[in-house]
């Protein structure tokens, strides 16, 4: 000193993780312009009844919190884990082969 694989490098794919975000569960939620039920009082009626329907209560939209990682979606060099390409200036190892 050649040279061959690997590793370190550059990439793609795949998984996993970690943030986010939607689904789901659950509490909360609209004086009116969501429904229910509608005291009181209003309005029709000779009367029985009947209409609308504030308040308040129920459930709830939208939107807010909590919980979850069992489902989805989205992202990043957070892993170097499994696969595959490049690349041949350098360095590690490992093997071969020549000369001194």
């Nucleotide at each position: 000193g050649a040279u061959u694989g690997a590793g370190u490098c550059c990439u793609g794919c795949g998984c996993a993780a970690c943030g986010g975000g939607a689904a789901c569960u659950u509490g909360c939620g609209a004086a009116c312009c969501u429904g229910g039920u509608c005291a009181g009082g209003u309005c029709c009626g000779g009367g029985a009844g009947g209409a609308a329907g504030c308040a308040g209560c129920c459930a709830u939209a939208a939107g807010c919190g909590a919980g979850c990682g069992c489902u989805c979606c989205c992202g990043u060099g957070u892993g170097c884990c499994g696969u595959g390409g490049g690349g041949g200036u350098g360095c590690u190892c490992a093997g071969u082969c020549u000369g001194a």